[in-house]
RNA sequence: GCCGGUGUAGCUCAGUUGGUUAGAGCAUCGCAUUCAUAAAGCGAAGGUCGCAGGUUCAAGUCCUGCCACCGGCA
Numbered sequence: 001g002c003c004g005g006u007g008u009a010g011c012u013c014a015g016u017u018g019g020u021u022a023g024a025g026c027a028u029c030g031c032a033u034u035c036a037u038a039a040a041g042c043g044a045a046g047g048u049c050g051c052a053g054g055u056u057c058a059a060g061u062c063c064u065g066c067c068a069c070c071g072g073c074a
Stems, first nucleotide, its partner, number of pairs: 001073007010026004019057001028044004050066005
């Protein structure tokens, strides 16, 4: 330099050929429980979906460029 893959909550990940409230588990916080702690239980908070543009009535999803990481080729 070329090709491919990945990027979504603090962490690990889903999101079914674009369709109307962006989710799960763990972690965190609160409540309840207990003599107390932990587990199990109930609830809450937490996201400009890597960045910037474009297409569309509508984009996490499609297109373009860039960035980071991983792999392959040279």
A computed fold for a 74-nucleotide RNA from a bacterium, annotated as transfer RNA.
It matches the Rfam family "tRNA".